This is a predicted structure of a 115-nucleotide RNA (SAM riboswitch aptamer (S box leader)) from a soil metagenome. The RNAcentral record of the sequence draws on MGnify. Model confidence (mean pLDDT): 78 of 100.
[in-house]
RNA sequence: AUCUAGAGGGGUGGAGGGACUGGCCCAUUGAAGCCCCGGCAACCAUCUCGAACCGCAAGGUCCGAGACAGGUGCCAAAUCCAGCAGGUCUGUUUUCGAUCAGAGGCCUGGAAGAU
Numbered sequence: 001a002u003c004u005a006g007a008g009g010g011g012u013g014g015a016g017g018g019a020c021u022g023g024c025c026c027a028u029u030g031a032a033g034c035c036c037c038g039g040c041a042a043c044c045a046u047c048u049c050g051a052a053c054c055g056c057a058a059g060g061u062c063c064g065a066g067a068c069a070g071g072u073g074c075c076a077a078a079u080c081c082a083g084c085a086g087g088u089c090u091g092u093u094u095u096c097g098a099u100c101a102g103a104g105g106c107c108u109g110g111a112a113g114a115u
Base pairs, nucleotide, nucleotide: 001115002114003113008037009036010035011034012033016026017025018024020083021082022081023080038075039074040073043071044070046067047066048065049064050063052061053060054059079112084109085108086107087106088105089104090103
């Protein structure tokens, strides 16, 4: 900085998996893990072009655009949803009353996590 986009088959394995908590899902029509092949994306690297800055110069720094696909990453569901705070709107149950219990939608920011 980005996270509502994108991209799966086979073998092996044999019960878990989706980070955590709650929810909700996926999984014996075969989970995780491992291997092979394929794909997605473009973070890093590399290359090209351009702007700015430093330098006498050679050159360097940095930013932007593009190319490529070497190194990573990824290939159910929005990071699956929520979690904390604020704003706003709606609103349930119970009761004589009070007390107790107590929900949801939307928006903004954050936390955590991933790259």